Model confidence (mean pLDDT): 77 of 100.
Predicted 3D model of RNase P RNA and transfer RNA as a complex of 472 nucleotides.
C1' cells in the first nucleotide's frame, strides 16, 4: 500500500441584529391597612434537547398501598471469580465452537429423583432389537483314501475299468431349531470409536491409544487443568413438564400532595360485626365499618411533586480491568397544546469547475427532553484518533 | 408516559399440548343443468403462516429482537 479486528470522539464554530423558555439582581408604577404576597414595564446579567433523547427489553432511586408482618403459589436468574445502589448490564478467567489471525460467539447448573419426547423410514429409538447376511444345523450330493462286495475279465489269482455298501476326511448346497450383532441396510442419532489378537461365525471376549463414568494425587480462591489407576461403559431433547441453588410485596410521576371551583350530602337495589374493604391469586395474622351496582347531577382550573445529582470536568494513588478512594473545580433545560427559531458576516466541512488564487451551490444521516439515573436492543450521511492481526512490495 | 391484545390464501377466521401433504366459510375460474341468468352439484387455482435471529432430526405452533395495526387508564359525591 491493501484487507481486516477492537476501543473512543466529533455531529460545525464564532460574532452581531431581532424573536422565545426558565434563573438571577436593580429600577419604576399600581393593588394590600400594613407586612408578606401579586400584577405591568424598562435595564443588565446567566443558561436552554441526544449518542441514541427511540423501543420499553431490565435494574434502581423516589411515593402510595397498613406495621409491607409470615408462608405457599407465581416470576427471574444458572460455569468460576470479581464490579456496582442493583440487573438479565459491565470486567477478568474456565470449557466449547468459527476463523491463517487480532478477535468474535455462548438461555453454559442437573437426563442415575420422577413423569414425558424422539414423527415417518427401520428389526429395533430405554433398557428395544433380528430385515439383509455370517457360523451351525437333519438331509442331499461331488471328490480323495481305505474296507467289504458284486460284474466284466483271466486257466486261476492280481491289476484296470463299471455299479453298490459301510467308515475317515475334505468341498458345495442346507429345512427347523440355535449362536451372533463385527459387516450392510433404514434413520438425525442404533447401546463407546479405531487397529490387532482370538473364535464355528462373532462379541470390551483380551490387548494398545482415544472418549466417557469414577478413585488418588499435584497445582488454583474457584470453574478446571495436568498426571495415574480401575472395572468395560444406557443415547439425545429441560428455548419439555421437573429437580437443585440464589432473589424477588403489588402498582407507578398520568406515582403521590395541596389549593380552588361548581353542584343534588340526589334516588333506587343487594351484601355487611356470624366481620364490609384492606394487600395482582390462596392462607395465616392483623384492622374494624362501609363495600358493590343502576338511573341521575357537576367538574375537567391551578400549585407542588420537577431536578444539587448512586452529578459533571481536571488530576494523583490502589487495580489486567471493570472500577474504587483522596484533592481541585463547576452548575450545565424544565415545557404544559408544548419554548432555544429567522437573518447576516467570517472560519471550518462537503460537492462541481480550477496550475494556484479563487468561484458557485450545500447544511446534509437517525433524529427532539416530560420525575431521574445505570444498562441492553434498534437506526444512522460523514469525519476523525489510537492499538492490534494477516497479505504483498522496498530498504 | 404507562399497561394490554393482535397479524394465516382476495376477505372472514380455526390451527398453536412441535410430527412432515396448513384447513373452513365466502369470493374467483372452469364445467354440467336451464332458452338465458340466479340458485344448485361437481372440480380447479391461490400462502415468505408480518420480518430476521437462535433452540431441535424438524417451528404456523418454543425463546429473543424487529415492522405495523387496534384498545384502555382524572375527580367530587
Nucleotide at each position: 500500500a491493501g484487507a481486516g479486528u477492537g476501543u473512543g470522539u466529533c455531529g460545525g464554530a464564532u460574532g452581531g441584529u431581532c424573536g422565545c423558555g426558565g434563573g438571577g439582581a436593580g429600577g419604576u408604577g399600581c393593588c394590600u391597612g400594613a407586612g408578606u404576597g401579586g400584577c405591568a414595564u424598562c435595564u443588565g446579567u446567566c443558561u436552554g434537547a441526544g449518542g441514541a433523547a427511540a423501543g420499553u427489553c431490565c435494574g434502581a432511586g423516589c411515593u402510595c398501598c397498613a406495621c409491607a408482618g409470615g408462608g405457599c403459589a407465581g416470576g427471574a436468574c444458572g460455569c468460576c471469580g470479581g464490579g456496582u445502589a442493583a440487573c438479565a448490564c459491565c470486567c477478568g478467567g474456565g470449557c466449547g465452537g468459527a476463523g491463517u489471525g487480532a478477535u468474535c460467539c455462548g438461555a453454559c447448573g442437573g437426563a442415575a429423583a420422577g413423569u414425558g419426547g424422539c414423527a415417518c423410514a427401520g428389526a429395533g429409538a430405554c433398557g428395544a432389537g433380528a430385515c439383509c447376511g455370517c457360523c451351525u444345523g437333519a438331509g442331499c450330493u461331488g471328490u480323495u483314501c481305505c474296507g467289504a462286495u458284486u460284474g466284466c475279465g483271466c486257466u486261476g489269482c492280481a491289476g484296470a475299468c463299471a455299479g453298490u455298501c459301510g467308515g475317515a476326511g475334505u468341498g458345495g448346497u442346507g429345512u427347523a431349531g440355535g449362536g451372533u450383532a463385527a459387516g450392510g441396510g433404514u434413520g438425525a442419532a442404533a447401546c463407546g470409536g479405531u487397529g490387532g489378537g482370538g473364535u464355528a461365525a462373532g462379541a470390551g471376549c483380551c490387548c494398545a491409544c482415544c472418549a466417557g463414568c469414577g478413585g488418588u494425587g499435584u497445582g488454583g480462591u474457584a470453574a478446571c487443568a495436568c498426571a495415574u489407576c480401575g472395572g468395560c461403559u444406557g443415547g439425545c431433547c429441560a428455548a419439555a413438564c421437573c429437580c437443585c441453588g440464589u432473589c424477588u410485596g403489588g402498582a407507578g410521576c398520568a406515582a403521590g400532595c395541596c389549593c380552588g371551583a361548581a353542584u343534588a350530602g340526589g334516588g333506587g337495589a343487594g351484601c355487611g360485626a356470624u366481620g364490609a374493604g384492606g394487600c395482582g391469586g390462596c392462607c395465616c395474622g392483623c384492622u374494624g365499618a362501609g363495600c358493590u351496582u343502576c338511573c341521575g347531577g357537576g367538574u375537567a382550573g391551578g400549585g407542588u411533586g420537577c431536578a444539587c445529582g448512586a452529578g459533571g470536568c481536571g488530576u494523583c494513588u490502589g487495580g489486567c480491568g471493570a472500577c474504587a478512594g483522596g484533592c481541585g473545580u463547576c452548575c450545565c433545560a424544565g415545557c404544559u397544546a408544548a419554548a432555544u427559531g429567522a437573518c447576516c458576516a467570517u472560519c471550518g466541512c462537503c460537492u462541481g469547475c480550477g496550475c494556484g488564487u479563487g468561484c458557485a451551490g450545500g447544511a446534509g444521516a437517525c433524529a427532539g427532553a416530560a420525575c431521574u439515573c445505570g444498562g441492553c436492543u434498534u437506526a444512522c450521511a460523514g469525519a476523525u484518533a489510537c492499538a492490534c492481526u494477516c497479505u504483498c512490495c522496498g530498504c | 408516559g404507562c399497561c394490554c391484545c393482535c397479524g394465516u390464501a382476495g376477505c372472514u377466521c380455526a390451527g398453536c399440548a412441535g410430527g412432515a401433504u396448513a384447513g373452513a366459510g365466502c369470493a374467483a375460474c372452469u364445467g354440467c343443468c336451464u332458452u338465458c341468468u340466479a340458485a344448485g352439484c361437481a372440480g380447479u387455482g391461490g400462502g415468505u403462516c408480518g420480518g430476521a435471529g437462535g433452540u431441535u432430526c424438524g417451528a404456523g405452533u418454543c425463546c429473543u429482537c424487529u415492522c405495523g395495526g387496534g384498545g384502555g387508564c382524572g375527580c367530587c359525591a
It holds a member of the Rfam family "Bacterial RNase P class A".